Background
The part of an RNA shown here (large-subunit ribosomal RNA, domain IV) has 331 nucleotides and comes from Ziziphus jujuba var. spinosa.
Context: one part of a larger RNA
RNA sequence: CUCUUUCUAAGGAACUCAGCAAAAUAGCCCCAUAAUUUUGGGAGAAGGGGUGCCUCCUCACAAAGGGGGUCACAGUGACAGGCCAAGGCAACUAUUUACCAAAAACAUAGGUCUCCGCAAAGUCGUCAGACCAUGUAUGGGGGCUGACGCCUACCCAAUCCUCGAAGGUCAAGGAAGUUGGUGACCUGAUGACAGGGGUGUUGACAACCGAAGCCUCGAUGAACAGCUAUCGUAACUAUAAUGGUCCUUAGGUAGAGAAAUUCCUUGUCGGAUAAGUUCCGAUCCGUAUGAAAGGCAUAAAGAUCUAGGCACUAUCUCAGAGAGAAGCUUG
Numbered sequence: 001c002u003c004u005u006u007c008u009a010a011g012g013a014a015c016u017c018a019g020c021a022a023a024a025u026a027g028c029c030c031c032a033u034a035a036u037u038u039u040g041g042g043a044g045a046a047g048g049g050g051u052g053c054c055u056c057c058u059c060a061c062a063a064a065g066g067g068g069g070u071c072a073c074a075g076u077g078a079c080a081g082g083c084c085a086a087g088g089c090a091a092c093u094a095u096u097u098a099c100c101a102a103a104a105a106c107a108u109a110g111g112u113c114u115c116c117g118c119a120a121a122g123u124c125g126u127c128a129g130a131c132c133a134u135g136u137a138u139g140g141g142g143g144c145u146g147a148c149g150c151c152u153a154c155c156c157a158a159u160c161c162u163c164g165a166a167g168g169u170c171a172a173g174g175a176a177g178u179u180g181g182u183g184a185c186c187u188g189a190u191g192a193c194a195g196g197g198g199u200g201u202u203g204a205c206a207a208c209c210g211a212a213g214c215c216u217c218g219a220u221g222a223a224c225a226g227c228u229a230u231c232g233u234a235a236c237u238a239u240a241a242u243g244g245u246c247c248u249u250a251g252g253u254a255g256a257g258a259a260a261u262u263c264c265u266u267g268u269c270g271g272a273u274a275a276g277u278u279c280c281g282a283u284c285c286g287u288a289u290g291a292a293a294g295g296c297a298u299a300a301a302g303a304u305c306u307a308g309g310c311a312c313u314a315u316c317u318c319a320g321a322g323a324g325a326a327g328c329u330u331g
Base pairs, nucleotide, nucleotide: 002325003324004323005322006321007320008319010317011316014315019312027051028050029049030048031047036041038147052070053069054068055067056066057065058064071075082310083309084308086306087305088304089302095105110145111144112143113142114141115140116139122131123130124129149296150295151294154226159223162218167215168214169213173209174208177205178204179203180202181201182200185196186195187194188193229245230244231243232242255289267283268282269281270280271279
């Protein structure tokens, strides 16, 4: 030097990515407790005071209370919550990467859409069969969202799903008919050969019949998705309530907004500081917000993330002094 640990003048976060670590708080009793709130909470809020032992009294005992005395630096003598105020996220309890991530991820109750009438839909299996379920729509399967509160605007042109069956297209198969091979037999003329050809058998073509699908017609966004551009205009200037034009299925509504989304950007203004790329409150000029891939607000709860304050401290200014362990050395 390393590890564990005790103490430290003055200061008290100046340390650091960050108060990480440490310190501080602490039990019980009494007093007293804000904003806010889903009226349950918040709350042990915060903030004060007391606490040992001896003796007397109230007192059935015990507990509790009161008077007096007494010791210590210290009486819950050890053990034993730090707190406040603000913001983001996700309502919450819960779950998760056994062995680098515990979270804002997953789940959740609640919401909504959709399928399914029971020999159910869905799933596994070649089948038999099984789960669903010894259940039956207040049930079961699947998708998305994610308590509660206020809400969820516009677009059905494309894609998906779905409804309807009038029309078009359309397979295998069937098929009236047309046509060919074979061929008893007939004819040429008696043979080779040529022409014709019944009953059958075997091919080719085919009017017409022919389902779903597709085309066509509708509906559907808590289905997959989508939700413009441009030129002017007001009596300072600036801006544009307002007007014109092109395109589109429709042109982003309410809300929130330099945001877990903002590149330019440390935007600009205000607050906090002597000084603040973070933080909080505004603003809107949104590279590229936005409504169940939910929007916005939220009390409670969070080993969550961010920034501030009080208390406290060897985190630091800036080191020092001990104890123990290991190692080494000496005995």
The coordinates come from a structure-prediction model, not an experiment, and the mean pLDDT is 85. Lineage of the source: Eukaryota > Spermatophyta > eudicotyledons > Rhamnaceae > Ziziphus jujuba.